[in-house]
Context: one part of a larger RNA
RNA sequence: AGACGGGGACUCGCACAAGCAGUGGAGCAUGUGGUUUAAUUCGACGAUAACCGACGAACCUCACCAGGGCUUGAAAUCUAUCUGCACGCCUUCCGAAAGGAAGGAAGCCUCCGAGGGUGAUAGACAGGUGCUGCAUGGUUGCCGUCAGUUCGUGCCUUGAGGUGUUCCGUUAAGUCGGGUAACGAACGCAACCCUCAUUGCCAGUUACAAGUGUCUGGCGAAACUGCCCUCGUUCAGGGGGAGGAAGGAGAGGAUGACGUCAAAUCAGCAUGGCCCUUUGAUGCCCUGGGCUACACACGUGCUACAAUGGGAGGUACAACGGGUUGCCAAACCGUAAGGUGGAGCUAAUCCCAAAAAACCUUCCUCAGUUCGGAUUGAGGUCUGAAACUCGACCUCAUGAAGUUGGAAUUGCUAGUAAUCGCAGGUCAGCAAUACUGCGGUGAAUACGUUCUCGAGUCUUGUACU
Numbered sequence: 001a002g003a004c005g006g007g008g009a010c011u012c013g014c015a016c017a018a019g020c021a022g023u024g025g026a027g028c029a030u031g032u033g034g035u036u037u038a039a040u041u042c043g044a045c046g047a048u049a050a051c052c053g054a055c056g057a058a059c060c061u062c063a064c065c066a067g068g069g070c071u072u073g074a075a076a077u078c079u080a081u082c083u084g085c086a087c088g089c090c091u092u093c094c095g096a097a098a099g100g101a102a103g104g105a106a107g108c109c110u111c112c113g114a115g116g117g118u119g120a121u122a123g124a125c126a127g128g129u130g131c132u133g134c135a136u137g138g139u140u141g142c143c144g145u146c147a148g149u150u151c152g153u154g155c156c157u158u159g160a161g162g163u164g165u166u167c168c169g170u171u172a173a174g175u176c177g178g179g180u181a182a183c184g185a186a187c188g189c190a191a192c193c194c195u196c197a198u199u200g201c202c203a204g205u206u207a208c209a210a211g212u213g214u215c216u217g218g219c220g221a222a223a224c225u226g227c228c229c230u231c232g233u234u235c236a237g238g239g240g241g242a243g244g245a246a247g248g249a250g251a252g253g254a255u256g257a258c259g260u261c262a263a264a265u266c267a268g269c270a271u272g273g274c275c276c277u278u279u280g281a282u283g284c285c286c287u288g289g290g291c292u293a294c295a296c297a298c299g300u301g302c303u304a305c306a307a308u309g310g311g312a313g314g315u316a317c318a319a320c321g322g323g324u325u326g327c328c329a330a331a332c333c334g335u336a337a338g339g340u341g342g343a344g345c346u347a348a349u350c351c352c353a354a355a356a357a358a359c360c361u362u363c364c365u366c367a368g369u370u371c372g373g374a375u376u377g378a379g380g381u382c383u384g385a386a387a388c389u390c391g392a393c394c395u396c397a398u399g400a401a402g403u404u405g406g407a408a409u410u411g412c413u414a415g416u417a418a419u420c421g422c423a424g425g426u427c428a429g430c431a432a433u434a435c436u437g438c439g440g441u442g443a444a445u446a447c448g449u450u451c452u453c454g455a456g457u458c459u460u461g462u463a464c465u
Stems, first nucleotide, its partner, number of pairs: 001465002003462003007459007015449002019412005026303008034294002042053002064289007073125001077124006089104006127276002130274003136270002138265003141261001143259001148187006154163003167178003193253004198221007207212002224247001227241005305405001309364006321352003326345002331340003371402001376397007418441007
């Protein structure tokens, strides 16, 4: 100087408290461990692994397993020799395919030569999701959007080092003011950027019945403790008020200092080294299987256990988005999934598209039920060469556990929690209840900082570095 303390002082944070809704019990979905297996590919493991890599495992993906094949190779560059029929096509045979063997037909130019190109052979080489994240780059997580981390010169110290950065106020903030052997400065903080909330002007197509501006786009204005009162060192600033769409950081996002964990990733990519590769390859191709197994354990979710509800009928109100290998209207068929159909749309034009909760009418009357929907049987639809292992959806039947969940534990302070639906990416289809967004309805509580956890500043102890 640090680190640590079941040391101290001060301060902060959904950290506790005050509240609301959950998890932990049930069924299912999903991930992980374990077990099993020919294989159940690999990585990630307290916080910082476990709906994580994976923004989609039937084949492919694919790295795993079994079997069948290829060896200058599926793709690349180059050299040598040969090749004027460029690739290729047809037939037959073996085969699950990949691949292999045999045969055949057609056909170009030239007087000659050379080069490019194609194919074959040979050789340099390729190839590797093989190992090492403890050889690395790049990227990422966490402390933490916490307020810290340093430098130059000067000064102090024998020196390591200190000072500055401590102190007094203040702030979300090393924010600002005062003081000060320090004076300045850098990376962070803040601001500059984007979105939302008010308004002026301009422009409006495809918006609207309109020649209008609900709306869309652009450029501006507006908020600064500016004004008043009060507290304060009459400084920084704190509390209250007015006006205002908005008030003291208006709300949200992007933005992540020096560093910590030899943290994560050689399987996204790149890359050093090592290893495998003229034969039973760790390379490449193919068929089938596996990653979907199941006594069990854990994590994250979905659906419920009902009357603030369930069923039936009717009637409203969104926003973000996506669409030409695409979105697909009207109409018709089908109980439905869906089919037929073909209008429109390269989209403020057309389509996806029905928002759902809500509201109105009515049935159910507290029950394992008109709750709940697992499981199973039968019949279908769609995608796709192909739904057996192993897809989604529809109809009929079946109707399990479950009556609010032990110890323990999570999220959230406002348009938030809770609750309701909608869209998108990936994608042929889909295991999405996931993820990323969008809007609708819309709370309760915060006395306070004793305690739990984490963090910051100063200080103290130490046999630790």